[in-house]
Molecule: c-di-GMP-I-GGC riboswitch aptamer
Organism: Deltaproteobacteria bacterium
RNA sequence: UGAGAUAAAGCCAAACCUGCCGGAAGGCGGGGACGGAAAGCUACGGGUCUGUUAGAUAGCCGGGCUGCCUUUG
Numbered sequence: 001u002g003a004g005a006u007a008a009a010g011c012c013a014a015a016c017c018u019g020c021c022g023g024a025a026g027g028c029g030g031g032g033a034c035g036g037a038a039a040g041c042u043a044c045g046g047g048u049c050u051g052u053u054a055g056a057u058a059g060c061c062g063g064g065c066u067g068c069c070u071u072u073g
Base pairs, nucleotide, nucleotide: 002071003070004069011036012035016031017030018029019028020027021026034059040065041064042063044062045061046060047057048056049055050054
């Protein structure tokens, strides 16, 4: 620098159950693993949800920033 596999040290943790917060979408903690190669951070563009002029969603798709492993030159 290029590539990302039925691999992988380490990592995250859907549904569901449970406690708390919220009007709701939803969030946080514990249990639990469907999955993830950015499922790390960021609401900038689009989408979706709540229902009202404000929120939620980064595990819907892009954009931006940063980073691990393997392999290759």